[in-house]
């Protein structure tokens, strides 16, 4: 260069058009002599970035930004 997947809570993912969940960790209370497990409740993300289409976009489209594969091409 040319093709193709990904990027959403701290961390693994889900959500594939109607203003985002789940696990696991963290916070608190309860149980314990006290931890662990366990039960219950809570905090926590505007979805990599910028436009676009629509009444509304994480979700569709373009470009850019990291990651990753697979091809061409120099050497």
């Nucleotide at each position: 260069g040319g093709g193709c997947c990904c990027a959403u809570a701290g961390u693994u993912c889900a959500u594939u058009g109607g203003u985002a969940g789940a696990a696991c960790g963290c916070c608190a209370u309860a149980c314990u002599g006290a931890u662990a497990a366990u039960a219950u409740g809570g905090a926590g993300g505007c979805a990599g970035a910028a436009g676009g289409u629509c009444c509304g976009a994480u979700u569709c489209c373009u470009u850019c930004u990291g990651g990753g594969c697979c091809c061409a091409c120099c050497a």